This is a predicted structure of a 98-nucleotide RNA (Bacterial small signal recognition particle RNA) from a Candidatus Aenigmatarchaeota archaeon. Model confidence (mean pLDDT): 76 of 100. A source record names the gene ffs. The source organism's lineage runs through Archaea, Nanobdellati and Candidatus Aenigmatarchaeota.
[in-house]
């Protein structure tokens, strides 16, 4: 000085994990005074009458939309994990050399 091996550190590539945000997608829920449908007491209006007409509250469904889950993508954070590889650094064995 070289080579093996091992322990530690730093950096760098990759997957995973977690948390955040943006989008899309499913599946529930809630969702319109009138301005959306449908039903439509009472009342209203038309008819001598039978009857028939708009239609308010109310129910019911339902857009836009909101909410919540779960998945999917993208971006980002990390006192998170693995795997690889570079480089220090310490150990320890071998060989060579003065």
């Nucleotide at each position: 000085g070289u080579c093996a091996u091992a322990a530690g550190c730093u950096g760098c590539u990759g997957g995973g994990g977690u948390c955040u945000g943006u989008a899309g997608u499913a599946u529930a829920u809630c969702g319109a005074a009138c301005c959306u449908g449908g039903u439509g007491a009472g009342g209203u209006c038309c008819g001598a009458a039978a009857g028939g007409a708009a239609g308010c509250a109310g129910c019911c469904a339902u857009a836009a939309g909101a909410u919540a889950u779960a998945c999917u993508a993208c971006a980002g954070a990390c006192g998170u994990u693995c795997a690889g590889c570079a480089g220090c650094u310490u150990a320890u064995g071998a060989c060579a050399u003065a």